[in-house]
RNA sequence: GGGCCCAUAGCUCAUCCGGUAGAGCGCAUCAUUUGCAAUGAUGAGGUGAGCGGUUCGAGUCCGCUUGGGUCCA
Numbered sequence: 001g002g003g004c005c006c007a008u009a010g011c012u013c014a015u016c017c018g019g020u021a022g023a024g025c026g027c028a029u030c031a032u033u034u035g036c037a038a039u040g041a042u043g044a045g046g047u048g049a050g051c052g053g054u055u056c057g058a059g060u061c062c063g064c065u066u067g068g069g070u071c072c073a
Base pairs, nucleotide, nucleotide: 001072002071003070004069005068006067007066010025011024012023013022019056027043028042029041030040031039049065050064051063052062053061
C1' cells in the first nucleotide's frame, strides 16, 4: 500500500427480506430480612462509530472517513 470482516445500552450480544430498537448481566427504587445476600416488582439508561447519499421511511442499502481484527505484498 491492497483485499476481507467488525463497530447497536456500562459489559456480552440479538434485531432473518428497509416499517415504533430489545434481552441477559450490571445500575436505581420498592417489598421480604435485625442487617447482608438471594428472590420478586418497577424504573432509568441508545445521535445504532462519524459525515454524506438513496428512499415516503435506513441499525439494515450505497460512498467516504475513523477505530479494531485478519490475510497478502

A computed fold for a 73-nucleotide RNA from a Minisyncoccota bacterium, annotated as transfer RNA. It matches the Rfam family "tRNA". The family's RNA type in Rfam is transfer RNA. NCBI's taxonomy places the organism under Bacteria, Bacillati, Minisyncoccota. It was read from a public genome assembly. Its mean pLDDT, the model's own confidence on a scale to 100, is 81.